[in-house]
RNA sequence: GGCCCCAUCGUCUAGCCUGGUUAGGACGUGGGCUUUUCAAGCCUAAAACCCGGGUUCAAAUCCCGGUGGGGUCA
Numbered sequence: 001g002g003c004c005c006c007a008u009c010g011u012c013u014a015g016c017c018u019g020g021u022u023a024g025g026a027c028g029u030g031g032g033c034u035u036u037u038c039a040a041g042c043c044u045a046a047a048a049c050c051c052g053g054g055u056u057c058a059a060a061u062c063c064c065g066g067u068g069g070g071g072u073c074a
Stems, first nucleotide, its partner, number of pairs: 001073007010027004020057001029045005050066005
């Protein structure tokens, strides 16, 4: 340098192909209930679409460019 893959709550991850519900789940964290206390259990809350642009009534999803990571060829 060429080609391919990946990027979503603190962590892991579903959704992307086939655009449309308040972006869902597990663990973790805060609060509450329960308990003499802790743990466990139950309820509840906060928390995310890598960046820029385009298409569209509507973009996490489609298109273009970029950034970062990985693989492969030389």
Molecule: transfer RNA
Organism: Minisyncoccota bacterium